Overview:
Transfer RNA from a Gammaproteobacteria bacterium, 76 nucleotides, folded computationally. The sequence was found in a public genome assembly. The coordinates come from a structure-prediction model, not an experiment, and the mean pLDDT is 83.

RNA sequence: AGGCCAGUAGCUCAGUUGGCAGAGCGAGGGUCUCCAAAACCCUAGGUCGGGGGUUCGAAACCCUCCUGGCCUGCCA
Numbered sequence: 001a002g003g004c005c006a007g008u009a010g011c012u013c014a015g016u017u018g019g020c021a022g023a024g025c026g027a028g029g030g031u032c033u034c035c036a037a038a039a040c041c042c043u044a045g046g047u048c049g050g051g052g053g054u055u056c057g058a059a060a061c062c063c064u065c066c067u068g069g070c071c072u073g074c075c076a
Base pairs, nucleotide, nucleotide: 001072002071003070004069005068006067007066010025011024012023013022019056027043028042029041030040031039049065050064051063052062053061
């Protein structure tokens, strides 16, 4: 320098035909218990990496940039 993959809740990740943004864990509260653990129930938590574009409608498609990882190549 070129190519590929990834970026979504605090963490790990789904969302495969463009059509309501989700799960598990974690956090807070509750039920239960003498107390605690476990179990069960409820709740909160989001700039879908940034910007632009296409579209009635974008996490998803297009362009560009940023971050991380992998591969190839060049010089030394």
Description
Rfam family: tRNA. Gene Ontology term of the family: triplet codon-amino acid adaptor activity. The family's RNA type in Rfam is transfer RNA.